Predicted 3D model of a 341-nucleotide RNA (Bacterial RNase P class A) from a chicken gut metagenome. Rfam family: Bacterial RNase P class A. It is annotated as a ribozyme.
[in-house]
RNA sequence: AGUAAGACAGAUGGUCGCUGCUGCGGAACCGAAAGGCCGCAGGAGAGGAAAGUCCGGGCUUCACAGGGCAGGAUGCCAGAUAACGUCUGGUGGGGGCGACCCUAAGGAAAGUGCAACAGAAAUAAACCGCCGCAAGUACUGCGGUAAGGGUGGAAAGGCAGUGUAAGAGACUACCGCCCGGCUGGUAACAGGCGGGGCACAUGUAAACCCCAUCUGAAGCAAGACCGAACAGGAGGCAUAAGGCGGCCCGUCUGCCUCCGGGUAGGUCGCUUGAGGCUGCCGGUGACGGCAGCCCUAGAUAGAUGACCAUCCAACGACAUAACCCGGCUUAUCGUCUUACU
Numbered sequence: 001a002g003u004a005a006g007a008c009a010g011a012u013g014g015u016c017g018c019u020g021c022u023g024c025g026g027a028a029c030c031g032a033a034a035g036g037c038c039g040c041a042g043g044a045g046a047g048g049a050a051a052g053u054c055c056g057g058g059c060u061u062c063a064c065a066g067g068g069c070a071g072g073a074u075g076c077c078a079g080a081u082a083a084c085g086u087c088u089g090g091u092g093g094g095g096g097c098g099a100c101c102c103u104a105a106g107g108a109a110a111g112u113g114c115a116a117c118a119g120a121a122a123u124a125a126a127c128c129g130c131c132g133c134a135a136g137u138a139c140u141g142c143g144g145u146a147a148g149g150g151u152g153g154a155a156a157g158g159c160a161g162u163g164u165a166a167g168a169g170a171c172u173a174c175c176g177c178c179c180g181g182c183u184g185g186u187a188a189c190a191g192g193c194g195g196g197g198c199a200c201a202u203g204u205a206a207a208c209c210c211c212a213u214c215u216g217a218a219g220c221a222a223g224a225c226c227g228a229a230c231a232g233g234a235g236g237c238a239u240a241a242g243g244c245g246g247c248c249c250g251u252c253u254g255c256c257u258c259c260g261g262g263u264a265g266g267u268c269g270c271u272u273g274a275g276g277c278u279g280c281c282g283g284u285g286a287c288g289g290c291a292g293c294c295c296u297a298g299a300u301a302g303a304u305g306a307c308c309a310u311c312c313a314a315c316g317a318c319a320u321a322a323c324c325c326g327g328c329u330u331a332u333c334g335u336c337u338u339a340c341u
Base pairs, nucleotide, nucleotide: 001341002340003339004338005337006336007335008334010311011310012309013308014307015306016305018045019044021042022041023040024039025038026037029036030035047318051329052328054327055326056325057324058323059219060218061217062216071215072214073213074212075211076090077089078088079087080086091105092103093102094101095100106210107209111208112207113204114203115202127149128148129145130144131143132142133141134140157175158174160172161171162170176198177196178195179194180193182191183190184189223268224267225266226265232259233258234257235256236255237254241253242252243251244250275294276293277292278291279290280289281288282287312316
């Protein structure tokens, strides 16, 4: 100077506040009571990403005989896991002197599309050059030639030789490619061996598409349980009294039931969980097994804040849980540790 992995995220004390929990007390208010409510005391109280809501799973409700299409996702191999598009180990490819890092890495001989500009020509080839012929030295014309130049990201395998008028896998060696088999490896693949002069003749599939595998939908405002009151309506009872009325029926006032409404509200879901820490064992590792210890916010308009003092690396970043968990991605002042180049 760098590479990889990890830890911390101002500290201590005081004062005043906020949200749960536990204990104690309570004159008044609500309640039949428990309790609510109030007061006091004790103890607890955000993150490495709580974020974005991008994947996967638990849980819940709905749907579902079985199969298929469509849509979506994934795409080298083996493993880990509850599961994954995540992680671990490897293979191939690429970058770096190196530690190490990156990789969406199936199929372009099923079909379709696209390939700007430049260039003679982009899947079809002769612009320059080279060679031959035309009585031929120049100009010109015809033919051969993809070795050389030029254009381009890409010009019909590369390179060396033989060969030729000049050239060309036309032929030969090496490398590449394709096919077959052998050895090693669980596999991806690697290394030999033999054959084929190389056909479809370029690239592009995070273009359509093809192939293989997976895939029901919505989400805690999911959902489960308890469940009023007032107005109004219906039915029943009593018909003792009163209003309407000359009287009867009827109707209103009374009591009960139902609707109103599974509404308002409340309780649960809710935080003990694929949990954390330590040790041992198995495994290269992700991870798994066993033992011991620990309990670490749970609100419902939503709580972590403010001030003071001292200290430091001296104004300390990014940012605030809302059902939970495993990941990914993004943001982050800085400080420290370990290993390696």